[in-house]
RNA sequence: ACCUCUAUUCGGCAAAACUAUCGAAAGGUAGUGACGCAAAGCUAUAGGGACUACUUCCUCCAAUCUGUAGAGGAAAUGUCAGCCAGUUGCCCAU
Numbered sequence: 001a002c003c004u005c006u007a008u009u010c011g012g013c014a015a016a017a018c019u020a021u022c023g024a025a026a027g028g029u030a031g032u033g034a035c036g037c038a039a040a041g042c043u044a045u046a047g048g049g050a051c052u053a054c055u056u057c058c059u060c061c062a063a064u065c066u067g068u069a070g071a072g073g074a075a076a077u078g079u080c081a082g083c084c085a086g087u088u089g090c091c092c093a094u
Stems, first nucleotide, its partner, number of pairs: 012037002017032006035082001041087003047084002049080003055075006
């Protein structure tokens, strides 16, 4: 380079929404369901980023005062990996 033959997983996960349940919330778990994903597997204080604030502190604040109720701000070893990331793995004619 040419010819011939053969093979090519027929699987996985599971968004939103709804129902139940746990949680103060973010959100988690289970069922139904599939929007999508070649890692939508795993990893969350000790990589970045985002979300929530029961609670703590601070500020404001009606009625005499105290500063209570209420409002606002800050704070996560609380939450999210289907935000980026780290890490491990499957298939593969070529």

About this RNA
The RNA shown here (c-di-GMP-I riboswitch aptamer) has 94 nucleotides and comes from Paenibacillus apis. The sequence is in RNAcentral, with records from Rfam.